[in-house]
RNA sequence: AGAGUUUGAUCCUGGCUCAGAUUGAACGCUGGCGGCAGGCUUAACACAUGCAAGUCGAACGGUAACAGGGGAAAGCUUGCUUUCUUGCUGACGAGUGGCGGACGGGUGAGUAAUGCUUGGGAAUCUGGCUUAUGGAGGGGGAUAACGACGGGAAACUGUCGCUAAUACCGCGUAGAGUCGAGAGACGAAAGUGCGGGACCGCAAGGCCGCAUGCCAUAGGAUGAGCCCAAGUGGGAUUAGGUAGUUGGUGGGGUAAAGGCCUACCAAGCCGACGAUCUCUAGCUGGUCUGAGAGGAUGACCAGCCACACCGGGACUGAGACACGGCCCGGACUCCUACGGGAGGCAGCAGUGGGGAAUAUUGCGCAAUGGGGGCAACCCUGACGCAGCCAUGCCGCGUGAAUGAAGAAGGCCUUCGGGUUGUAAAGUUCUUUCGGUGACGAGGAAGGUUGUUGUGUUAAUAGCGCAACAAAUUGACGUUAAUCACAGAAGAAGCACCGGCUAACUCCGUGCCAGCAGCCGCGGCAAUACGGAGGGUGCGAGCGUUAAUCGGAAUAACUGGGCGUAAAGGGCACGCAGGCGGCUAUUUAAGUGAGGUGUGAAAUCCCCGGGCUUAACCUGGGAAUUGCAUUUCAGACUGGGUAGCUAGAGUACUUUAGGGAGGGGUAGAAUUCCACGCGUAGCGGUGAAAUGCGUAGAGAUGUGGAGGAAUACCGAAAGGCGAAGGCAGCCCCUUGGGAAUGUACUGACGCUCAUGUGCGAAAGCGUGGGGAGCAAACAGGAUUAGAUACCCUGGUAGUCCACGCUGUAAACGUUGUCGAUUUGGGGAUUGGGCUUUAAGCUUGGUGCCCGUAGCUAACGUGAUAAAUCGACCGCCUGGGGAGUACGGCCGCAAGGUUAAAACUCAAAGGAAUUGACGGGGACCCGCACAAGCGGUGGAGCGGUGUUCUUUAAUUCGAUGAUAAACGAAGAACCUUACCCAGGCUUGACAUCCCUUGAAUUUUGUCGAAAGACGAAAGUGCUUUUAGAACAAGGUGACAGGUGUUGCAUGGCCGUCGUCAGCUCGUGUCGUGAGAUGUUUGGUUAAGUCCAUCAACGAGCGCAACCCUUAUGAAUAGUUGUAUUUUUCUAUUCAGACUGCCCCGGUAACGGGGAGGAAGGAGGGGAUGACGUCAGGUCAGUAUUGCCCUUACGUCUGGGGCUAGAAACGCGCUACAAUGGCUGGUACAAUGCGCAGCGAAGCGGUGACGUGAAGCAAAUCGCAUCAAAGCCAGUCCCAGUUCGGAUUGUAGGCUGAAACUCGCCUGCAUGAAGUCGGAAUCGCUAGUAAUCGCAGAUCAGCAAGCUGCGGUGAAUACGUUCCCGGGUCUUGUACACACCGCCCGUCAAACCAUGAAAGUGACCAACACCCGAAGUCCGAUUCGUCGGCCUAAGGUGGGGGGCAUGAUUGGGGUUAAGUCGUAACAAGGUAACC
Repeated sequence: AGAGUUUGAUCCUGGCUCAGAUUGAACGCUGGCGGCAGGCUUAACACAUGCAAGUCGAACGGUAACAGGGGAAAGCUUGCUUUCUUGCUGACGAGUGGCGGACGGGUGAGUAAUGCUUGGGAAUCUGGCUUAUGGAGGGGGAUAACGACGGGAAACUGUCGCUAAUACCGCGUAGAGUCGAGAGACGAAAGUGCGGGACCGCAAGGCCGCAUGCCAUAGGAUGAGCCCAAGUGGGAUUAGGUAGUUGGUGGGGUAAAGGCCUACCAAGCCGACGAUCUCUAGCUGGUCUGAGAGGAUGACCAGCCACACCGGGACUGAGACACGGCCCGGACUCCUACGGGAGGCAGCAGUGGGGAAUAUUGCGCAAUGGGGGCAACCCUGACGCAGCCAUGCCGCGUGAAUGAAGAAGGCCUUCGGGUUGUAAAGUUCUUUCGGUGACGAGGAAGGUUGUUGUGUUAAUAGCGCAACAAAUUGACGUUAAUCACAGAAGAAGCACCGGCUAACUCCGUGCCAGCAGCCGCGGCAAUACGGAGGGUGCGAGCGUUAAUCGGAAUAACUGGGCGUAAAGGGCACGCAGGCGGCUAUUUAAGUGAGGUGUGAAAUCCCCGGGCUUAACCUGGGAAUUGCAUUUCAGACUGGGUAGCUAGAGUACUUUAGGGAGGGGUAGAAUUCCACGCGUAGCGGUGAAAUGCGUAGAGAUGUGGAGGAAUACCGAAAGGCGAAGGCAGCCCCUUGGGAAUGUACUGACGCUCAUGUGCGAAAGCGUGGGGAGCAAACAGGAUUAGAUACCCUGGUAGUCCACGCUGUAAACGUUGUCGAUUUGGGGAUUGGGCUUUAAGCUUGGUGCCCGUAGCUAACGUGAUAAAUCGACCGCCUGGGGAGUACGGCCGCAAGGUUAAAACUCAAAGGAAUUGACGGGGACCCGCACAAGCGGUGGAGCGGUGUUCUUUAAUUCGAUGAUAAACGAAGAACCUUACCCAGGCUUGACAUCCCUUGAAUUUUGUCGAAAGACGAAAGUGCUUUUAGAACAAGGUGACAGGUGUUGCAUGGCCGUCGUCAGCUCGUGUCGUGAGAUGUUUGGUUAAGUCCAUCAACGAGCGCAACCCUUAUGAAUAGUUGUAUUUUUCUAUUCAGACUGCCCCGGUAACGGGGAGGAAGGAGGGGAUGACGUCAGGUCAGUAUUGCCCUUACGUCUGGGGCUAGAAACGCGCUACAAUGGCUGGUACAAUGCGCAGCGAAGCGGUGACGUGAAGCAAAUCGCAUCAAAGCCAGUCCCAGUUCGGAUUGUAGGCUGAAACUCGCCUGCAUGAAGUCGGAAUCGCUAGUAAUCGCAGAUCAGCAAGCUGCGGUGAAUACGUUCCCGGGUCUUGUACACACCGCCCGUCAAACCAUGAAAGUGACCAACACCCGAAGUCCGAUUCGUCGGCCUAAGGUGGGGGGCAUGAUUGGGGUUAAGUCGUAACAAGGUAACC
């Protein structure tokens, strides 16, 4: 630091997702050790049990318990026991009293400000501590405890009696205290412990000293209270709030200012700089993240606040309205003798519950700290430690070296090997951690006792301080550390491996099971599912989930945008607000610099130090970007003052205009009415019909009525206006603009939230008006339908007046204002100058082209979308939705403001290449047209296909590009299908073992395959053996026309013999791409030429190849009787726009000559990049899968040949251009030994017989033909046409002719008289017509492939149909129009709005009642009354929440229904 994902590809916009860091975490799998931290985020839910705040006898009266001592008595074992007594002592239960229970510890419910943070302030208090001054005199009365008597279940409590104090109360004293103007008044205390020489005292004691305590005052420190400013969440779909409210005066109250409280007076105060209301929330230092600015957060530690079951209240006190205090109300729990009582873990443990989830009812006061005490000490769940938990951070280990036979096993494999892998085993070492044992710091300072010194003092008491000595104080703790011993011994997992993202193979599965953070994977070869092997990452952890920041410049202060992607308000005016010209001077608010105070500590950072290191702990520094205060500066901004004229404005002089409002008026046209003329139609359309018309339309003429709109100029690059908008002409009133030159004002300006006004069309209200047009509606057409498009009618409306509405694709999709920046050309409106012109110049307005720049591109470009400034509006993925609810506006329609749930991974902009269009232009093709002949109608036992049937009718091919196709030939075979009968290493191949020559003949059974026999035979060679062959056996394997042509190779069809398809370099473009290949000509052609940011090249085209037409040369047998000629074969020649004329720059085109042939001479072979997942696994080959006594193989028979029907391809015909009979003429290509087969003879004939010749220019098929020609006959008919069908008799092939072949003779003689819609072929030796040959083949052709004979017609032309090519245009298509896509309905699911209502809740308000308690008043001092008030009750409104029959739309969902609205001119241009 980025990456993935919209597209065929591209750039942009824009969302979604990922990689990072982090956590008080949880879950899954796994788990060796230690250190340091952390550990109920949920129910401020309820709590059993124990502990968490006591202490002081040096304040007091005392003595219940314990211990000691004294006294008395008794017993006796004369030093013990027992009893009684004594507070005498150590101590001490309960009590009085003092101090402390306001700290420490917990929690975050409440609180958006009575809080917190930062910085200030004045009107205050402060126990203990500290400094200083002064005092501490003398009295009094009570009361607990205790005793007596009672009540009660208990908690507890009553009466009487006694007693003490550092408890309580007077008196005295007191100023530097308080009050007061002053005079003056008021106002305090307490002792206790220890010691003692002199002195006094009978004694107690006085007295003195020390220590401590007490009182008053003034300070300090500390702590606390109060006030102010700024900062500190969301919502305006919360806009007004407030009556003690704002201020004043008097009074009260407080430690203290103050409406803090009260009485009176005034009517203020807060609010768009967000009051009030509502939701959420403890705040901060900090923590996490981030480059930072920021964003999120407030666990642990630290500061502040608030709370202590919920609510209210005060008392005590220095301090509380008090977590382990009190009173009252409420809920809950417990005890009860039913009368009454008790309680508050958000202290530490612990329990239940809730929850995804969070620990021990541990040890100790040894340390640190706190309370009490003179102290020793006591208390301390604060704290110090330990226990549990991988919850986090940090450290260590699970061994090290060597070790190739690269072991075995696993996995993969192309079977060769590779990998796991030096990994293991083996050998040699080490012993951290863990285990066993030993040893053993530091945390301990103090305190006590003793001795000495010193201070105090009169003092060798006492007390304080210091030194020394002694005995002591450790929960942790079996501590840390160290040492010894044994032994590699006890110690590795988790996730991932398609891309992002490091890491790949096999098997299983088969849109199933499943995965997935996003894109997506899975439908029989899954690196994406599950397993395995291997690999990658991290490692005592690893993943997942949740959450925060980051990436995200995706809310943009740093740091975004608004022409078309989301986004400029429809337009203007304008208050507040923001911003503001030049000069001088002043000020110092902003601003800049310095100083000072503060910004707690901890944290972060830097430099050190201590634990073996680190985490961790610790010393110092820096930092804390802030706030406050002070000094200086005076540029800039702001404030004040004085001026200026360039901005702005005013007056005068000119000027253009569909600017606005009102009034008047004109002509043309439509319609209607009247009359005339006149006759059969008019009108309308793609074509029609409805409609009008013989009752006289339409057309035409005249006159009239009425409404609306203003032809041409003028669909202008034109004018005016703020926008909407404005058009005949004239008049009145009126707004704005522009220019020149003077004069004046002197910044008066720009923009503008809220606000105000204007605002097309449609619509609404009232009243008019109504010619034409025309929603709705009616009819006619069209159509499958047609609630449309088209036609005939037609009402609102359109028009006017006055109101309302307030929206439009209200668009330049471009807010207003100002400044700056190269140019060119038109248009329009002013001014100036001169040489009066198509002149020069200057100021506006509207438009086109275009430089720089900008832009994603398109484009924009002085009228900016360039560059800078001021202000306003608006945007933040698509859908839901400009919708719901609420508010405001409106008569309504509706407008405005404006969400969420849910859902998708896109939606979108511009441009590119294709494809497509019922878009355009150009060109070509038997594409159409012009012709000729067919098919479609008939028959066919001709043939192929579908469908049906069948035991089987084997399989494939299915628009063009399947259908006389694979099949160049199914009676058996073929054959793959069916039935039946057999075989199982197999019909066929290789290897191994055994035996035997092989082979030939033959018997029985059987349909055959085959089974069981018999006989003959004894081979070759280098000779124990081998080769070939045959039989048997064994297992590896054979075999499969089984499947997948969507796993494939190869081959083929088709577009299409169409002229295209590309590349290198260069150039252009951010890029996909473009250019070249476009354009102008030309061609059959991307053929060639010219031009051109292109220059070249490749595959195609053409040519090279074969054949044919002409000639020559050579050779000629089997051809010719013969030379020539012909023929055959080989090799050459020939044609190139070469020549001439014309046109053209050229390419080339037109014409001509010559020539056998002329512009590619004719024909063939040859098929670019690619398309159709086109066809073929059944030609062959082949991956994967499947079968293996069968899906293999053999045999017999059957089937592929069926037949209601349909389609394709053909043959024969319907006749006279013909049929029949007779005669007669002329080919070419081919083929032949299991073959062609002559002559001759027989038969009506098919054919038979016969055998010559021929491996073929020799012989044969083969007289070689037929149509043709010459004669004759038929005479237009179902015929002398046509030949189907059937009968019968024969022939040929072949084991075999029934299913199921071909041919012949005789007889029979069907349909059919030229074929509907539609459709096919063909442009010259072609179509048409005629026969011949060949392949396959035993036999079978109407098919196929070749061959020759005869031999036409027509083409004006490219409008149209089909196909193709090039350019261009539109596109929402890219699986590419067989595309995409919209809405209703039907079904399922989801969230949501409305809804008669229903339920729980919240906060105010009004009223009633009113505890405790402060305060006030009364009081016989027992109490009583009053104000205020918690809780409770009643009521009507308000607010959000949940739920609700039914109902509304919305969203989502592989294959539902109906249509086809949009995208192309989308078939009626689309849209608002």
This is a predicted structure of a 1472-nucleotide RNA (small-subunit ribosomal RNA) from an uncultured bacterium.
Model confidence (mean pLDDT): 85 of 100.
It matches the Rfam family "Bacterial small subunit ribosomal RNA".